[in-house]
RNA sequence: GCCGGAGUAGCUCAGCUGGUAGAGCGGCGACCUUGUAAGUCGCGGGCCAGGGGUUCGAGUCCCCUCUCCGGCU
Numbered sequence: 001g002c003c004g005g006a007g008u009a010g011c012u013c014a015g016c017u018g019g020u021a022g023a024g025c026g027g028c029g030a031c032c033u034u035g036u037a038a039g040u041c042g043c044g045g046g047c048c049a050g051g052g053g054u055u056c057g058a059g060u061c062c063c064c065u066c067u068c069c070g071g072c073u
Base pairs, nucleotide, nucleotide: 001072002071003070004069005068006067007066010025011024012023013022019056027043028042029041030040031039049065050064051063052062053061
């Protein structure tokens, strides 16, 4: 230099053919317990890497840039 993959909650990852962003774990609260753990129920937490474009509407499609991983030369 070229090719491919990844970037979404604190962490690990879903998100179908564009239509109001989710799960598990973790955190917080309640219940339970003499108390803790475990268990059950609930709650909060995201400008979807950054910018632009297309569209009535973009996490999703197109372009540019950044970061990480792998391959080729």
Predicted 3D model of a 73-nucleotide RNA (transfer RNA) from a Solirubrobacteraceae bacterium. Lineage of the source: Bacteria > Bacillati > Actinomycetota > Solirubrobacterales > Solirubrobacteraceae. Rfam family: tRNA. The prediction has a mean pLDDT of 81.